[in-house]
Context: one part of a larger RNA
RNA sequence: AUCGUAUUUAAGGAACUCGGCAAAUUGACUUCGUACGUUCGCAAUAAGAAGAACCACAAUCUAGUGGUAACAUUAAAUAAAGAAUAACGACUGGUUAUCAAAACCACAGGACUCUGCAAAUUUAUUAAAAAGUAUAGAGUCUGACGCCUGCCCAGUGCUUAAAAAAGACGAGCUUUAGUUUUUAGCUAAAGUUUUAAUUCUAAGUAAACGGCGGUUCUAACUAUAAGAAUCCUUAGGUAGCGAAACUCCUUGACGGGUAAAUUCCGUCCUGCAUGAAUGGCGUCACGAUUGUUCUACUGUCUUAAAUACGAAUCCA
Numbered sequence: 001a002u003c004g005u006a007u008u009u010a011a012g013g014a015a016c017u018c019g020g021c022a023a024a025u026u027g028a029c030u031u032c033g034u035a036c037g038u039u040c041g042c043a044a045u046a047a048g049a050a051g052a053a054c055c056a057c058a059a060u061c062u063a064g065u066g067g068u069a070a071c072a073u074u075a076a077a078u079a080a081a082g083a084a085u086a087a088c089g090a091c092u093g094g095u096u097a098u099c100a101a102a103a104c105c106a107c108a109g110g111a112c113u114c115u116g117c118a119a120a121u122u123u124a125u126u127a128a129a130a131a132g133u134a135u136a137g138a139g140u141c142u143g144a145c146g147c148c149u150g151c152c153c154a155g156u157g158c159u160u161a162a163a164a165a166a167g168a169c170g171a172g173c174u175u176u177a178g179u180u181u182u183u184a185g186c187u188a189a190a191g192u193u194u195u196a197a198u199u200c201u202a203a204g205u206a207a208a209c210g211g212c213g214g215u216u217c218u219a220a221c222u223a224u225a226a227g228a229a230u231c232c233u234u235a236g237g238u239a240g241c242g243a244a245a246c247u248c249c250u251u252g253a254c255g256g257g258u259a260a261a262u263u264c265c266g267u268c269c270u271g272c273a274u275g276a277a278u279g280g281c282g283u284c285a286c287g288a289u290u291g292u293u294c295u296a297c298u299g300u301c302u303u304a305a306a307u308a309c310g311a312a313u314c315c316a
Base pairs, nucleotide, nucleotide: 002311003310004309005308006307007306008305009304011302012301015300020297029051030050031049032048037042039144053068054067055066056065057064069073081295082294083293084292085291086290087289088287089286093105094104109142110141111140112139113138114137115136121128122127145282146281147280148279150212151211152210155209156208157205158204159203160202161201165199166198170194171193172192173191174190175189176188177187178186179185213231214230215229216228217227240274241271252268253267254266255265256264
C1' cells in the first nucleotide's frame, strides 16, 4: 500500500449514479399551530414554531421568584426526514419455503346460470351438500364507493318448442317352420305396433363465447366536411378515455417545469393496434408498489485523508 467493520472530516452539497443505492438528517415529552382534498370518519404527529438541567424559597398542583455551572441542560443512549404530482390497485389481508410481495390472488359489494329436496353439484360412495330448504345450496364472471354499462343472435354455445322426416335396444301382437300324441310352452325366421335422447327446423338469449366496415364527392381564399352517393355486413364502436402499463412512425405538436430534459405534468386527437362486469371513466383514505420534482441532509461525488479493531500478505 490492499480488503472488511465502525468513527470523523476543510470548501462545496447529488456535480455520483440506471436510480439519492448507501449514509446522513428528523426523532421521546410539553405548549402553540396546522393547508389542499374529503365518502365528514379523516387528511394530521400534516406543515411550522417554541420549551426543557440542578439547588433554595414561599407556595401550590405544576406555574412563580432567586441562585449555581456550562460551548452545549430530554447535555450520553434509546425514539418519524418532510412536501408536491402522476400511474396502478379501493382498503386490512395472502403469495413464488430457498433470487420476484407486486399493478398478481383474495376481499366486502354487483351480476348471470343451475337446483322444489329422494335437490342441483362432487370420479365413486353407505358420504358431503345438510341435521340446511330459494334471504338456502352450487357454478362462473366482475371487484369498495360515485356516474354508468351502448349496438349486434349471422357464427359457436345454451334454453324452449307445434307439425313432418330420420333415429334402438327392449316390449307387445300376428304368421310360418322345428320340437312335442295335441294344446300350451320352448327354439328359429319373417311381418307389424310402440317409441327416448339426438339430428333437422324455428324462436329466444351477449354481466353467454364473441363481434362492433370501405370507397367517392361536396361550403364564394385556403383548409375541413355538417351533408350527398355507392358497395358490403348479423351489426358497423355509443358514453367515456386517449402518443396511454396500449402510439409503430416518435425524442408526435403546443404549453409548464430546468441555464440546458428521449423522462415527468397539462392539452390536442392523425386510436399502426382504446372502449364499456374479458368492465369504461373518476375517486377520499391506504401502499416496504412504480415514474417525476422540491426542501432539509449528507464522503454518493469533486478528491481523498485520518483513527480503532480485524483479515490477508510480507519480514523476523
Molecule: large-subunit ribosomal RNA, domain IV
Organism: Gloiopeltis furcata